Background:
Two RNAs folded together computationally: RNase P RNA and transfer RNA, 442 nucleotides in total. Rfam match: Bacterial RNase P class A. The family's RNA type in Rfam is ribozyme.
RNA sequence: AUGGUGGUCCAGGCGGCCGCUGGCGGCCUAGUGCCGUUGGAGGAAAGUCCGGGCUCCGCAGGGCAGGGUGCCGGGUAACGCCCGGUGGGGGAAACCCCAAGGACAGUGCCACAGAAAACAGACCGCCUGCGCCGCAAGGCGCCGGCAAGGGUGAAAACGUGGGGUAAGAGCCCACGGGCGAUUUUGGUGACAAGGUCGUCGGUAAACCCCACCCGGAGCAAGACCGAACAGGGGGCGGGCUGCCCGUCUGAUGCCCCCGGGUUGCGUCGCUUGAGACGCACGGCAACGUGCGUACCAGAGGAAUGGUCGCCACGGGGGCUGCGGUAACGAGGCCCCCGGACAGAACCCGGCUUACGGGCCGCCAUGACC
RNA sequence: GGGCGAAUAGCUCAGCUGGCAGAGCACCGGUUUUACACGCCGGGGGUCACAGGUUCGAGCCCUGUUUCGCCCA
Numbered sequence: 001a002u003g004g005u006g007g008u009c010c011a012g013g014c015g016g017c018c019g020c021u022g023g024c025g026g027c028c029u030a031g032u033g034c035c036g037u038u039g040g041a042g043g044a045a046a047g048u049c050c051g052g053g054c055u056c057c058g059c060a061g062g063g064c065a066g067g068g069u070g071c072c073g074g075g076u077a078a079c080g081c082c083c084g085g086u087g088g089g090g091g092a093a094a095c096c097c098c099a100a101g102g103a104c105a106g107u108g109c110c111a112c113a114g115a116a117a118a119c120a121g122a123c124c125g126c127c128u129g130c131g132c133c134g135c136a137a138g139g140c141g142c143c144g145g146c147a148a149g150g151g152u153g154a155a156a157a158c159g160u161g162g163g164g165u166a167a168g169a170g171c172c173c174a175c176g177g178g179c180g181a182u183u184u185u186g187g188u189g190a191c192a193a194g195g196u197c198g199u200c201g202g203u204a205a206a207c208c209c210c211a212c213c214c215g216g217a218g219c220a221a222g223a224c225c226g227a228a229c230a231g232g233g234g235g236c237g238g239g240c241u242g243c244c245c246g247u248c249u250g251a252u253g254c255c256c257c258c259g260g261g262u263u264g265c266g267u268c269g270c271u272u273g274a275g276a277c278g279c280a281c282g283g284c285a286a287c288g289u290g291c292g293u294a295c296c297a298g299a300g301g302a303a304u305g306g307u308c309g310c311c312a313c314g315g316g317g318g319c320u321g322c323g324g325u326a327a328c329g330a331g332g333c334c335c336c337c338g339g340a341c342a343g344a345a346c347c348c349g350g351c352u353u354a355c356g357g358g359c360c361g362c363c364a365u366g367a368c369c
Numbered sequence: 370g371g372g373c374g375a376a377u378a379g380c381u382c383a384g385c386u387g388g389c390a391g392a393g394c395a396c397c398g399g400u401u402u403u404a405c406a407c408g409c410c411g412g413g414g415g416u417c418a419c420a421g422g423u424u425c426g427a428g429c430c431c432u433g434u435u436u437c438g439c440c441c442a
Base pairs, nucleotide, nucleotide: 001365002364003363004362005361006360007359008358009357010356012311013310014309015308016307017306018305020040021039022038023037024036025035026034027033028031042341046352047351049350050349051348052347053346054218055217056216057215061245062244063243064242066214067213068212069211070210071085072084073083074082075081086100087098088097089096090095101209102208106207107206108203109202110201123150124149125146126145127144129142130141131140132139133138158176159175160174161173162172163171177200178199179198180197181196182195183194184193185192186191222268223267224266225264232258233257234256235255237249238248239247240246276293277292278291279290280289281288282287313338314337315336316335317334318333319332320331322329323328370441371440372439373438374437375436376435379394380393381392382391388425396412397411398410399409400408418434419433420432421431422430
């Protein structure tokens, strides 16, 4: 320098003028008034994919159904998240990825091709015996045996070598691979290393089995004030938001349904929080504990903006300038252009997706010292 | 803001236990007719919205993205 890889930080700065909006204070004309002061978007505010707080359903108990998660240990309010490990995979490496329980509980599926696709299977082929033909080598036919070779396929019933046999075969042996049972050692554990015995298709992001978790709905939840009218019709049950049990409650109503009337620039929920920052301690880490500091958006058709100037950054052009034979170029000045993704809506913790730039570490290759 | 659903030919829709993607209308060619339509015969046309994964194999199963639609006080 180029390519790769991991982490971290920022989201241009300052000032003037004109606006928008929350809090606090003041004034009198008491108005959604004016003045002053102070605060005013993000790392993703996004997708709404998970988890929780909060609110209501009568505090929601049991069973079935349904949904989710799935190596181990830890963290956490909780999680499908995070950290540290184990195993597997990718890469030359740094490093990255993995829905990673069970196929020996059971069921299903494996198209096409192929003889045969999971209780295996004789198309070609190999072989004993018998019969026929042939001088012979051998050929043909029949009853059988065989999964070694060919061919098909994503996959052909462990792989390689040897023994064995008429020919063969885990039939036997050696080495190796997977799975299951059992056992020894190490480890909290996943697991690792080894012994013995048995066994040998794949698929669970197919049904399913096992273990664990989950009540439902969502701030348009929900509560209150004000305005309005008229009361009526129907039901006998209704609620616990799938079903059953169970339970609570009503019996002419303070229940349920239908239809009608009416509604404010209404109030609360609403922002002090599993929060933020700093320091110390514990822990490999995620994180936890203690102390201290400050209060840091709360709009409601929805504020957080516009404009001007200067500086900084990136790109382009011109002039000057010195070096140089020249091509060309360090420096200085001026002009023009540009600045990504994106806008809180009850609040947090994550994940995912979109996106501009700076810095640091590591790996590889090349050149030079 | 919150909760749901859909995407397959030009249009409307099928396709599901995962195994060569179909139907109707439309389009094109032929035939019939004096001519047109109807009818009859034949044909073409697909990035199954996009990307990744699981599987031997994905329109279908899983995850993410995009676009469109519905509901609420």